[in-house]
RNA sequence: GGCAUCAUAGUCUAAUGGUUAGGACACAAGCCUCUCACGCUUGGGAUCAGAGUUCGAUCCUCUGUGGUGCUA
Numbered sequence: 001g002g003c004a005u006c007a008u009a010g011u012c013u014a015a016u017g018g019u020u021a022g023g024a025c026a027c028a029a030g031c032c033u034c035u036c037a038c039g040c041u042u043g044g045g046a047u048c049a050g051a052g053u054u055c056g057a058u059c060c061u062c063u064g065u066g067g068u069g070c071u072a
Stems, first nucleotide, its partner, number of pairs: 001071007010025004018055001027043005048064005
């Protein structure tokens, strides 16, 4: 240099073009406990950037950025 693939919350991970973007851990508050831990309830927090297609894009297309792999 070429090709492929990936990018969603602090971390991991779902989402067949119409989801209030779901779940687990973590975090905060409350309950429980003499206290802590465990357990229970509740809460906040996310789609890499730009453009396009579409009535509608996390999803499809293009470009860029970054990671990974293969190849020269």

Notes:
A computed fold for a 72-nucleotide RNA from an uncultured Clostridia bacterium, annotated as transfer RNA. Model confidence (mean pLDDT): 80 of 100. It matches the Rfam family "tRNA". From the family's description: Transfer RNA (tRNA) molecules are approximately 80 nucleotides in length. Rfam classes the family as a transfer RNA.